[in-house]
About this RNA:
Two RNAs folded together computationally: RNase P RNA and transfer RNA, 432 nucleotides in total. Rfam match: Bacterial RNase P class A. Rfam's curators write: Ribonuclease P (RNase P) is a ubiquitous endoribonuclease, found in archaea, bacteria and eukarya as well as chloroplasts and mitochondria.

RNA sequence: ACAACAGUUUGGGCUGCCGCGUCUGCCGCAAGGCAGAUGAGGAAAGUCCGGGCAACACAGGGCGCCAUACUUCCUAACGGGAAGGGUUCCGGGCAACCGGGAUACAGACAGUGCCACAGAAAAUAACCGUCCCGACGGUAUCCGUCGGGAUAAGGGUGAAAACGUGAGGUAAGGGCUCACGGCAAGUUAUGGUGACAUAACAUGCGGGUAAACCUUAUGGGUUGAAAGACCAAAUAAACCGGAGCAUGAGGGCUGCCCGCCCGAUUCCGGAGGGUAGGUCGUUAGAUUCCGCAGGUGACUGCGGAACCAGAUAAAUGGCAGACUAAAACAGAACCCGGCUUACGGAACUGUUGUUUUA
RNA sequence: UGCCCUGUGGUGUAAUUGGCUAACACGUCUGACUCUGGAUCAGAAAAGUCCAGGUUCGAGUCCUGGCAGGGCAG
Numbered sequence: 001a002c003a004a005c006a007g008u009u010u011g012g013g014c015u016g017c018c019g020c021g022u023c024u025g026c027c028g029c030a031a032g033g034c035a036g037a038u039g040a041g042g043a044a045a046g047u048c049c050g051g052g053c054a055a056c057a058c059a060g061g062g063c064g065c066c067a068u069a070c071u072u073c074c075u076a077a078c079g080g081g082a083a084g085g086g087u088u089c090c091g092g093g094c095a096a097c098c099g100g101g102a103u104a105c106a107g108a109c110a111g112u113g114c115c116a117c118a119g120a121a122a123a124u125a126a127c128c129g130u131c132c133c134g135a136c137g138g139u140a141u142c143c144g145u146c147g148g149g150a151u152a153a154g155g156g157u158g159a160a161a162a163c164g165u166g167a168g169g170u171a172a173g174g175g176c177u178c179a180c181g182g183c184a185a186g187u188u189a190u191g192g193u194g195a196c197a198u199a200a201c202a203u204g205c206g207g208g209u210a211a212a213c214c215u216u217a218u219g220g221g222u223u224g225a226a227a228g229a230c231c232a233a234a235u236a237a238a239c240c241g242g243a244g245c246a247u248g249a250g251g252g253c254u255g256c257c258c259g260c261c262c263g264a265u266u267c268c269g270g271a272g273g274g275u276a277g278g279u280c281g282u283u284a285g286a287u288u289c290c291g292c293a294g295g296u297g298a299c300u301g302c303g304g305a306a307c308c309a310g311a312u313a314a315a316u317g318g319c320a321g322a323c324u325a326a327a328a329c330a331g332a333a334c335c336c337g338g339c340u341u342a343c344g345g346a347a348c349u350g351u352u353g354u355u356u357u358a
Numbered sequence: 359u360g361c362c363c364u365g366u367g368g369u370g371u372a373a374u375u376g377g378c379u380a381a382c383a384c385g386u387c388u389g390a391c392u393c394u395g396g397a398u399c400a401g402a403a404a405a406g407u408c409c410a411g412g413u414u415c416g417a418g419u420c421c422u423g424g425c426a427g428g429g430c431a432g
Stems, first nucleotide, its partner, number of pairs: 001354010012323001014321005020039008041329001045340002048338005053224004060258004065220005070084005085105001086103007106215002111213002113209003127155002129151010163181006182205003186201006228280004239270005250262003287306008359431007368384004377415001386402005408424005
């Protein structure tokens, strides 16, 4: 210098013409017209988490269900984020260690289940082998056969085989004993807010799987803007069938049970009649930008400035021009914080590879 | 707006409590039979299970995230 990958930021502006939504002003009896201002995103998306807000009398209890799982902190809250600890992988180094990445990281001495094939055996380990004893046979201190027992050193199988190496000991062996080492949980001390680390002491060493059931700890009431509040309009409180009228039908938006509350101008079904418009919720807010300060950081505090879509059949678009080129993913519908996914080009940072020069 | 389900050869379905090289039918292709086609017979190819990652000795199956398709409520 080029290429690939990853991350962060950005996500065209200007001029002219035409067109659309909202708001304000003016004109008009009205329909509408004119002028001005303003008009999508970093993800508005997926709807995966969390919160605001609203309703249920948000009384209560039990069972169930769901989620989370190292520590401290941030935050309105979170399964999100920051900083750290442990484990593990890669590179460098003789080593101590250094740099980078990943991490669903509570419990398998609470209990139950499962571990294909192979193998004697997959968790109550004797198939071969080794050793001891007895019987029988072979001239027999040896060999063979049969029976009883000891043994986890050696063999082979497997993803995994009952701490590793060495020595002693033994009939042969075995943590059976010892030395060194490894691992586990415990006590004490030191450092740290803590996870944890280091050291000492005494103890133990019979596997894995909880993204199998489960246990422990913590959290979760349910529903969802078509929530909900209000105005206007309309009426058949009629008809038919059934249930119930307090020994109580039905209801109270919670998976079930108990309990509590409401409850007769009642409830369910049928057939039918009427109405079917509007306002609020709804966009000024955990808001945005700038500066200063605190903090390793996520973030927080203070000061100043700004107002930034609000539709309901649903607006935000098109054409032309030059700017080297204007081409990506995609469009609000109650709001906000995150996560995840999609994304042409440009800039910056990092890693890897290739080439050139010194 | 909210919620639920599904994804395996070209098509329709299997795959036990996670276990051996993912099975079957139709279809496709090749050959035989026939004058030719169909039918019939013999044989072959074709998916690594929607994608990415993880748990496990081992994943179509379990877990997490995504993608695509379908359905339901009002």